C1' cells in the first nucleotide's frame, strides 16, 4: 500500500430508516440478616468513535478522518 469487518453506559450486549437507544454483570440506596452473602425492591449511568451528507425522520443509509481486527502483497 490493497481488499473486507467491526466500533453504542464501567464491561458485554439488542435495536427492519420510526415510541424517551435494550437486557445482563458490576456500581448507589432501601429491604431482609446478629454481620456478610444470597434474595426482593428503587436508582444513577449512553454527546450509539469525531465531523459532514441524505432524508419527514439516521444507531441503522452515503463521504471522509480516527481506532481495532482478519486476509492479500
Nucleotide at each position: 500500500g490493497g481488499a473486507c469487518u467491526c466500533g453504542u453506559g464501567g464491561c458485554u450486549u439488542a435495536a427492519u430508516g420510526g415510541a424517551u437507544a435494550u437486557a445482563g454483570c458490576a456500581c448507589u440506596u432501601g429491604a431482609c440478616u446478629a454481620c456478610g452473602g444470597a434474595u426482593c425492591a428503587a436508582g444513577a449511568g449512553g454527546u450509539u468513535g469525531g465531523g459532514g451528507g441524505u432524508u419527514c425522520g439516521a444507531g441503522u443509509c452515503c463521504c471522509u478522518c480516527c481506532g481495532a481486527g482478519u486476509c492479500c502483497a
Transfer RNA from a Bacteroidia bacterium, 73 nucleotides, folded computationally. Lineage of the source: Bacteria > Pseudomonadati > Bacteroidota > Bacteroidia. Its Rfam family is "tRNA". Rfam classes the family as a transfer RNA. The coordinates come from a structure-prediction model, not an experiment, and the mean pLDDT is 80.